[in-house]
Context: one part of a larger RNA
RNA sequence: UCCAGCGAGUUAAUUUUCAAGGCAAGGUUAAGUCAUGUGACGGAGCCACAGUGAAAGCGAGCCUGAAUAGGGCGAAUUAGUCUUGAGGAUUAGACCCGAAACCGGGUGACCUAACCAUGAGCAGGCUGAAGCUACUGUAACAGGUAGUGAAGGGCCGAACCGUAGAGCGCAGCAAAGCUCCCGGAUGACUUGUGGUUAGCGGUGAAAUGCCAAUCGAACUCGGAGAUAGCUGGUUCUCCUCGAAAUAGCUUUAGGGCUAGCGUCGCGUAGUAGCAAAUAGGGGUAGAGCUCUGUAAAGGACUGGGGCGGGCAACUGUACCCACCCUUAACAAACUACGAAUACUAUUUGUGUAAUCGCGGCAGUUAGAACGUCGGGGCUAAGCUCGGCGCUCGAAAGGGAAACAGCCCAGACCAUCGUCUAAGGUCCCUAAAUUAACACUCAGUGGGAAACAAGGUGAGAUUUCUUAAACAGCGAGGAUGUUGGCUUAGAAGCAGCCAUUCAUUUAAAGAGUGCGUAACAGCUCACUCGUCAAGAGAUCUUGCGUGGAAAAUGUAACGGGGCUAAAGUGUUAUACCGAAGACAUGGAUGUGCAAUUUAUUGCACGUGGUAGAGGAGCGUUCCUAUCUGCAGUGAAGCAGUUCUGGAAAGAAUUGUGGAGCGUUAGGAAGUGAGAAUGCUGGA
Numbered sequence: 001u002c003c004a005g006c007g008a009g010u011u012a013a014u015u016u017u018c019a020a021g022g023c024a025a026g027g028u029u030a031a032g033u034c035a036u037g038u039g040a041c042g043g044a045g046c047c048a049c050a051g052u053g054a055a056a057g058c059g060a061g062c063c064u065g066a067a068u069a070g071g072g073c074g075a076a077u078u079a080g081u082c083u084u085g086a087g088g089a090u091u092a093g094a095c096c097c098g099a100a101a102c103c104g105g106g107u108g109a110c111c112u113a114a115c116c117a118u119g120a121g122c123a124g125g126c127u128g129a130a131g132c133u134a135c136u137g138u139a140a141c142a143g144g145u146a147g148u149g150a151a152g153g154g155c156c157g158a159a160c161c162g163u164a165g166a167g168c169g170c171a172g173c174a175a176a177g178c179u180c181c182c183g184g185a186u187g188a189c190u191u192g193u194g195g196u197u198a199g200c201g202g203u204g205a206a207a208u209g210c211c212a213a214u215c216g217a218a219c220u221c222g223g224a225g226a227u228a229g230c231u232g233g234u235u236c237u238c239c240u241c242g243a244a245a246u247a248g249c250u251u252u253a254g255g256g257c258u259a260g261c262g263u264c265g266c267g268u269a270g271u272a273g274c275a276a277a278u279a280g281g282g283g284u285a286g287a288g289c290u291c292u293g294u295a296a297a298g299g300a301c302u303g304g305g306g307c308g309g310g311c312a313a314c315u316g317u318a319c320c321c322a323c324c325c326u327u328a329a330c331a332a333a334c335u336a337c338g339a340a341u342a343c344u345a346u347u348u349g350u351g352u353a354a355u356c357g358c359g360g361c362a363g364u365u366a367g368a369a370c371g372u373c374g375g376g377g378c379u380a381a382g383c384u385c386g387g388c389g390c391u392c393g394a395a396a397g398g399g400a401a402a403c404a405g406c407c408c409a410g411a412c413c414a415u416c417g418u419c420u421a422a423g424g425u426c427c428c429u430a431a432a433u434u435a436a437c438a439c440u441c442a443g444u445g446g447g448a449a450a451c452a453a454g455g456u457g458a459g460a461u462u463u464c465u466u467a468a469a470c471a472g473c474g475a476g477g478a479u480g481u482u483g484g485c486u487u488a489g490a491a492g493c494a495g496c497c498a499u500u501c502a503u504u505u506a507a508a509g510a511g512u513g514c515g516u517a518a519c520a521g522c523u524c525a526c527u528c529g530u531c532a533a534g535a536g537a538u539c540u541u542g543c544g545u546g547g548a549a550a551a552u553g554u555a556a557c558g559g560g561g562c563u564a565a566a567g568u569g570u571u572a573u574a575c576c577g578a579a580g581a582c583a584u585g586g587a588u589g590u591g592c593a594a595u596u597u598a599u600u601g602c603a604c605g606u607g608g609u610a611g612a613g614g615a616g617c618g619u620u621c622c623u624a625u626c627u628g629c630a631g632u633g634a635a636g637c638a639g640u641u642c643u644g645g646a647a648a649g650a651a652u653u654g655u656g657g658a659g660c661g662u663u664a665g666g667a668a669g670u671g672a673g674a675a676u677g678c679u680g681g682a
Base pairs, nucleotide, nucleotide: 001682002681003680004679005678006677011092012091013090014089015088016087017086018085019084020083021082022081023080026047027046028045032041033040034039051058052057061073062072063071064070095233096232098230102223103222104221105220106219107218113197114196115195116194117193118192119191120190121189122187124156125155126154127152131148132147133146134145135144136143160184161183162182165180166179167178168177199215201211202210203209208217236616237615238614239613240612241611246259247258248257249256250255260364261363262361263360264359265358266357267356271354273350274349275348276347277346278345279344280343286337287335288334292331293330294329296327297326298325299324302322303321304320305319306317307316308315309314367392368391370389371388372387373386374385375384376383397408398407399406412586413585414584415583417582418581419580423576424575425574426560427559428558432573434572435571436570437569438568439567445562451546452545455543456542457541458540459539460538461537462536463535464534472530473529474528475527476526478503479502480501483497484496485495509524513522514521587606588605589604590603591602592601593600594599595598617671619668620667621666622665623664624663626661628660629659636655637654638653639652640651641650642649643648
């Protein structure tokens, strides 16, 4: 991992609702007794028949109250009760498995910790304390030298004890080992045997260590099916409807209770919904600046403050503030204004259950993206919190290459039938290499901004122009004057000044740029000639260009590939395209109608998680039944064929070798793929 078997809403009592049945203003027995194959007796009790009040009590009324008021609950309007079945609740282990733990009684010191008693072990080598002896030395000691001596939690190092480092081992040789290396090795040493200490405890040179591979409290049996708002699992089929992820409260937040939303039953008024008209209130969007605040520019003069002058009166002010006028703004907590929607009501129309009420049963209370209106955040987030909507959730199909939440569209079944939606029609790939007119040359299309540019198309405004424009070419571009000032110099051209003037002219600035130390020189404005028809500037706009660097491999059209497109814009006609619509046949739900009363017709339906409701299939056993089947072959097992809408069923062949079924009921140890399920096998 697979296979087979086992494996989870049960039972009892009480209670409530529904269904069926019995009796009915009544219904019914319990314990028990007597009988005994299931019967009879037993009326205590319970529920109902009257309510109301806290109660005494009163009673079709009662209570409150001073009340004959008002108000509350009743009557007037009578159906209950018992049994069985089904749905729910409560109490019990209560659908099943699962803790860590808690408590009680015992068993453990053959492992290990400490201690007690009694034994045992420690190759070899080194060092050489005290003391002593001799000599020396001292007044005597002290001291010195040589020897002797043998001490030590002494030194080196085997056994023995240990295990700091590394490698191997890691399903091992081993549930702690092997190899190398290393520490202690006469000691607080090591070790044998026997004994002592016990779990709310012992022992501990202390690590929460150790107490039998178990230790922040051993093991074992019991309380015990502890409890688990938690996780996992919970077994056949089909049909009808079909949610929620919200609110309030919660030692509450991943749990509950009530409401909301679902389903089933009963009842129900043209109910709900939709549309139109009419009547309403509002202070949002927008707008506005009167108010509350914010804030810009200009003006005027008034007032106040500061500063200056002055003894003061008063006065000055290139300072500050307020008021006023004009122009022009901003606001969720501003409003002299003010929509669209939404909401409410009435009327009319439409509308047949979609509404509302009562009762049984639920599930849900972790939501998500997208669009839109807002708050928070950075007008960040696949962010977060509200409102409205939609899809997913619980929705398959087509499109978006692939892609819960986007676009189209809601799958009862069948069909080698038809038409369409979104989206598409060169090939991959179903359908136009379709038509008309434009644009784009960037493979833009097929990723990106500020910004930049004689890319190119369209439109608008304006200037010059056969009295010759624009560009090119041939010429001129002068004089007073080197204007004045400044300056070392300043001559058109460092800088400053201005009546930037005047003259000659076709025209020529007291000078547009380069240049010189300053001049010089080049050039421009301006003018003439030549030439001959358009030229210049600005704005708006379409499509393009640059801006543009990333990590495995083209890799930013899904690919091939595409340029009068297979790109972009406008217009048009065809076609393709879905489980959509239609067509034909069939199944089924609900309603209506008809009858032949189980059929027919018509209408509308039939995606679905949690969940509610309904109808069935199969297994084991029991009662009856078929006067059922069976050695002329039961069950079981294996194959084939057939039937049914599914669970399933039937026939037949082989195997097998003794039991088994149909029909109508009944009762359940009643259906397996999942629980790191349990047992066995491969």

The prediction has a mean pLDDT of 86. The part of an RNA shown here (large-subunit ribosomal RNA, domain II) has 682 nucleotides and comes from a Candidatus Saccharimonadota bacterium.